[in-house]
């Protein structure tokens, strides 16, 4: 210097060809069960979908550019 690729919740990560509300497992906090702890049940809370920008009637999902992490080629 060229090239792929990843970036959604505290963590691992789904998100179907762009459409009705952003999800799951863990974890964390209430409450319930217990003598008390685990367990096991319910409920909550937590997300500017790395940033800016554009294209759309609508954008995590397309386009550009930036940031950063891998992996190849020179």
């Nucleotide at each position: 210097g060229g090239g792929c690729u990843c970036a959604u919740a505290g963590c691992u990560c789904a998100g179907u060809u762009g459409g009705u509300u952003a999800g799951a497992g863990c974890g964390u906090c209430a409450c319930g069960u217990u003598g008390a702890c685990a367990u096991c049940g319910u409920g909550a809370a937590g997300g500017u979908c790395a940033g800016g920008g554009g294209u759309u009637c609508g954008a995590g999902u397309c386009c550009c550019u930036u940031u950063g992490g891998g992996c190849c080629c020179a």